Transfer RNA from a Candidatus Woesearchaeota archaeon, 75 nucleotides, folded computationally. The source organism's lineage runs through Archaea, Nanobdellati and Candidatus Woesearchaeota. The coordinates come from a structure-prediction model, not an experiment, and the mean pLDDT is 84. Its Rfam family is "tRNA". By type it is a transfer RNA.
[in-house]
RNA sequence: GCGCCGUUAGCUCAGCCUGGAUAGAGCGGUGGGGUCCUAACCCAUAGGCCGGGGGUUCAAAUCCUCCACGGCGCG
Numbered sequence: 001g002c003g004c005c006g007u008u009a010g011c012u013c014a015g016c017c018u019g020g021a022u023a024g025a026g027c028g029g030u031g032g033g034g035u036c037c038u039a040a041c042c043c044a045u046a047g048g049c050c051g052g053g054g055g056u057u058c059a060a061a062u063c064c065u066c067c068a069c070g071g072c073g074c075g
Base pairs, nucleotide, nucleotide: 001074002073003072004071005070006069007068010027011026012025013024020058029045030044031043032042033041051067052066053065054064055063
């Protein structure tokens, strides 16, 4: 230098291919129950400008483009 993959909640990841109303799960957090206390377990709840800019579209996490960061491969 070239190619491919990844970036979504505090953490680990779905969702993207095939655009559609308020973006989800598990774990973790918080409150309550539970227990002599703690834990397991049960109930409730908060938390996201979907890595950044631009474009296409009535509509973008999703399509196109540039950039940043991380990983792998090739030269």